[in-house]
RNA sequence: UACAGAUCGUUGGGCACGGCGGAGGCCGACGAACCUGGUCAGGGGGGAAACCCAGCAGCCAUAAGUUGACACCUUCGGGUGUGUCCGGCGGUCUGUUACU
Numbered sequence: 001u002a003c004a005g006a007u008c009g010u011u012g013g014g015c016a017c018g019g020c021g022g023a024g025g026c027c028g029a030c031g032a033a034c035c036u037g038g039u040c041a042g043g044g045g046g047g048a049a050a051c052c053c054a055g056c057a058g059c060c061a062u063a064a065g066u067u068g069a070c071a072c073c074u075u076c077g078g079g080u081g082u083g084u085c086c087g088g089c090g091g092u093c094u095g096u097u098a099c100u
Stems, first nucleotide, its partner, number of pairs: 001098001002096017020077006027068004036061004044053003
């Protein structure tokens, strides 16, 4: 020097579990002059009346959306942790039919 083994470091990739971050779901609040729904005082229309019809404001609920929360679920991401598997590179040690 070459080869084999052990071990350490570093690095690429796969897998498992976790951490962090983004988005969505779930949950809470808000949320429509008319163009959503319900209930519709007053007033309006029809009727002899009983009653019927449409329906503003208000109230209730909700859509898009806004915002909060974020335990849990889904998904995505990485200069992320541990374990494990495969490979690259390097160090150390041991051995050897060998070569100089």
Molecule: Bacterial small signal recognition particle RNA
Organism: Candidatus Melainabacteria bacterium